Description: This is a predicted structure of a 71-nucleotide RNA (transfer RNA) from an Anaerolineae bacterium. Its Rfam family is "tRNA". Rfam links the family to the GO term triplet codon-amino acid adaptor activity. It is annotated as a transfer RNA. Model confidence (mean pLDDT): 80 of 100. Lineage of the source: Bacteria > Bacillati > Chloroflexota > Anaerolineae.

């Protein structure tokens, strides 16, 4: 420098263009003589900027980060 893949809560991971899912974590409560476990509730996310569309995590373009390949 060229080509390909990828970016979603703190972590891992889903989501035909139509309310962003779940697990773990964290917080609060319940249970227990205490802790752990268990039960209930809550918390919190689409890398950035444009475009298309009634509607974008999703499609298009650019930029940035990460990984792979070529040189």
């Nucleotide at each position: 420098u060229g080509g390909g893949a990828u970016g979603u809560g703190g972590u891992u991971c889903a989501a035909c263009g139509g309310u962003a899912c779940a697990a773990c974590g964290c917080u609060c409560g319940g249970c227990u003589g205490u802790u752990a476990a268990c039960c209930g509730a809550g918390u919190a996310a689409u890398g950035c900027g444009a475009g298309u569309u009634c509607g974008a995590a999703u499609c298009u373009c650019g930029c940035c980060g990460u990984c792979c390949c070529a040189g």
The RNAcentral record of the sequence draws on ENA.